[in-house]
């Protein structure tokens, strides 16, 4: 120093050819069962979709540049 490939909720991720709310487990809160607790079942809360910018009528999804984080080759 080059090449590729990720970065979406507290954690792991998913999100079709850009076009109806941005979702899923678990985690968290509230409830039910139980003597009680853990299990399990109901419900419910959460999110600047890494940042700045551009294209577009419309971007998480395309396009530039920056920051992380991985693998590779020199």
């Nucleotide at each position: 120093g080059g090449a590729c490939c990720c970065c979406u909720a507290g954690c792991u991720c998913a999100g079709u050819u850009g076009g109806u709310c941005a979702g899923a487990g678990c985690a968290g809160c509230g409830g039910a069962c139980u003597c009680a607790u853990a299990a399990u079942c109901c419900g419910u809360u959460g999110g600047u979709c890494c940042u700045g910018g551009g294209u577009u009528c419309a971007a998480g999804u395309c396009c530039c540049a920056g920051g992380g984080g991985g693998u590779c080759c020199a």
The RNA shown here (transfer RNA) has 74 nucleotides and comes from a Bacillota bacterium. It matches the Rfam family "tRNA". About the family: Transfer RNA (tRNA) molecules are approximately 80 nucleotides in length.